[in-house]
Context: one part of a larger RNA
Molecule: small-subunit ribosomal RNA, 3' minor domain
Organism: Phycisphaerae bacterium
RNA sequence: CACCGCCCGUCAAGUCAUGGAAGUCGGAAGCACCCGAAGUCGGCUUAGCUAACCGUAAGGAGGCGGCGGCCGACGGUGAGACUGAUGACUGGGACUAAGUCGUAACAAGGUAGCCGUAGGGGAACCUGCGGCUGGAUCACC
Numbered sequence: 001c002a003c004c005g006c007c008c009g010u011c012a013a014g015u016c017a018u019g020g021a022a023g024u025c026g027g028a029a030g031c032a033c034c035c036g037a038a039g040u041c042g043g044c045u046u047a048g049c050u051a052a053c054c055g056u057a058a059g060g061a062g063g064c065g066g067c068g069g070c071c072g073a074c075g076g077u078g079a080g081a082c083u084g085a086u087g088a089c090u091g092g093g094a095c096u097a098a099g100u101c102g103u104a105a106c107a108a109g110g111u112a113g114c115c116g117u118a119g120g121g122g123a124a125c126c127u128g129c130g131g132c133u134g135g136a137u138c139a140c141c
Base pairs, nucleotide, nucleotide: 003109005106008102009101011099013096014095015094016093018091019090020089023086024085025084026083027082031078032077033076034075039071041069043067044066045065048064049063050062053060054059112133113132114131115130116129117128118127119126120125
């Protein structure tokens, strides 16, 4: 490469990441309850054992053992909160020389445009109401 310009959205194709989602599979920590080893502590101990201490002895003291208690690791149950992966389907997003439909915007862009709002529509958009000039033209100063 200058209107044979620029440019908008739906749709179609591809790639990437991502949101939602019945669920599925995990992770780590805490909570409540159940079970409760070892062990410390404290309790009971009459009928089990007992060298050192006391006692001439019988026996006593102490110790061991036994029983049950508090705490208590592991384990189990339950409800939730956090977090990771995955999930039919689904939502939009980004990007990708030459796909489809139209032509919304840029000139008064061929209905000036834009903002808010409501309704409508394959799509860009259209219509109503209110607002702005970041509107051309005309008129006035």